[in-house]
Notes
A computed fold for a 346-nucleotide part of an RNA from an uncultured bacterium, annotated as small-subunit ribosomal RNA, central domain. Its Rfam family is "Bacterial small subunit ribosomal RNA". The full RNA is in RNAcentral, with records from ENA, Greengenes and SILVA. The coordinates come from a structure-prediction model, not an experiment, and the mean pLDDT is 88.
Context: one part of a larger RNA
RNA sequence: CUGGGUGUAAAGGGUGCGUAGGCGGCUGAUCAAGCCAGAGGUGAAAGGCAUUGGCUCAACCAUGGACGUGCAUUUGAAACUGGCAGGCUUGAGUACAGGAGAGGUGAGUGGAAUUCCUAGUGUAGCGGUGAAAUGCGUAGAUAUUAGGAGGAACACCAGUGGCGAAGGCGACUCACUGGACUGUAACUGACGCUGAGGCACGAAAGCGUGGGGAGCGAACAGGAUUAGAUACCCUGGUAGUCCACGCUGUAAACGAUGAAUGCUAGGUGUUGGGGGUCAAACCUCGGUGCCGAAGUUAACACAUUAAGCAUUCCACCUGGGGAGUACGUACGCAAGUAUGAAACUC
Numbered sequence: 001c002u003g004g005g006u007g008u009a010a011a012g013g014g015u016g017c018g019u020a021g022g023c024g025g026c027u028g029a030u031c032a033a034g035c036c037a038g039a040g041g042u043g044a045a046a047g048g049c050a051u052u053g054g055c056u057c058a059a060c061c062a063u064g065g066a067c068g069u070g071c072a073u074u075u076g077a078a079a080c081u082g083g084c085a086g087g088c089u090u091g092a093g094u095a096c097a098g099g100a101g102a103g104g105u106g107a108g109u110g111g112a113a114u115u116c117c118u119a120g121u122g123u124a125g126c127g128g129u130g131a132a133a134u135g136c137g138u139a140g141a142u143a144u145u146a147g148g149a150g151g152a153a154c155a156c157c158a159g160u161g162g163c164g165a166a167g168g169c170g171a172c173u174c175a176c177u178g179g180a181c182u183g184u185a186a187c188u189g190a191c192g193c194u195g196a197g198g199c200a201c202g203a204a205a206g207c208g209u210g211g212g213g214a215g216c217g218a219a220c221a222g223g224a225u226u227a228g229a230u231a232c233c234c235u236g237g238u239a240g241u242c243c244a245c246g247c248u249g250u251a252a253a254c255g256a257u258g259a260a261u262g263c264u265a266g267g268u269g270u271u272g273g274g275g276g277u278c279a280a281a282c283c284u285c286g287g288u289g290c291c292g293a294a295g296u297u298a299a300c301a302c303a304u305u306a307a308g309c310a311u312u313c314c315a316c317c318u319g320g321g322g323a324g325u326a327c328g329u330a331c332g333c334a335a336g337u338a339u340g341a342a343a344c345u346c
Stems, first nucleotide, its partner, number of pairs: 003318004007300002012314001014201004021194003025088003030083002033081002036076004041071002049065001052062003091191001092188003095184004103177007110154001115149007125136002162169002206247006215241002220236004258313006266291010295302002319346003328339004
C1' cells in the first nucleotide's frame, strides 16, 4: 500500500459556506468515449507451464502446444456508465397564507440585591470559624430608617421546554434582521449530495489601545491549621471579570457518535403546526425525551434522533514511551498555535 476500522480499545476535522474534484432522479430517441463480441496483425528467441521423445534414469536436451493476461487496426452490439439535443415531477428551489421561538445586531427602560456616601435613631460590640485570630468599631461600627451614587447580573416564570451550523442565547420595550416549521400544490424543471485547498464564525483564559470598576477575585499580604503548609479555612486584595475597537484560534469545542439519502415492529411523554370533533378520541408533518422488536455489539449498550441494512463524498487511525517534543515552514505584538519526525527504549 492493501485490508480492517474510527460512542468507551488508536482514530470524526470545533462549526458552517463553498472552489476544484468525486457521485447523482424518471423517460423516449441519438452518438458510440467507457464496456462487450468477432476478425486479421503484432506480442523475438531462450526461460516458465503442460505433451511426446533422446541420453540406462534424473539433471540436461529436443519437439510441437497452450500461454504471452497487452497494444493499435477493423467490423459489429447498445443493456449499463458517459456525450448531445428533448420531455417529466417525486429530489431541490420559488410563490402565497399562517402560527412558534433566551436566533442575531443596535438603542432605550425597569425592579430586587450587594457595596459606598450623606443624614436620623441607637450603644458596645460586630465579623468570622471546627475552634480561633488577623480585620472593623467609642474619631460611634454592626443593626435600623430616609435620601443619593455607581457597576454588574437578571430571582420566580423554568420545563431530558424553545432557538441557533457550532461556539452559544434567559428582565422589559422598540427598530433592523437570519433561519426553521406547517398548509396550498400555483411556478421553475434535477437546478442535487459531498467537499481537498480556500473563506467566514468560533467558550473561557490571554494580548493591544481607550474607558469603566459594585460584587467576585489569580498574584500578593496577613491570621489560622500543620512536623512543615509556598495549600485546603478566615480577613484583606491587584490584574481580570464589564464596554468599544483590534488580535489570539484553542477546550472533556462531547452525543467523546462527520454530512446526505433511502429502507427496517411498536409503546409512551412533551413541543410547534395541520386535519377532525360541540368537546374528545383519532389521523398527519417537523422537533425533543424515555422504554423496547428485528438486527448490531468484545461487552456496556445502540435501536425510525441507529452504534441496524445499503449507497455517495470528506476527515482520521495503524503497539506503548520518546512526543504533540526537536527541526524546518507558515501565522501571531507576545503568549503561543498549525503542520510534525527520528535516534533510542519496552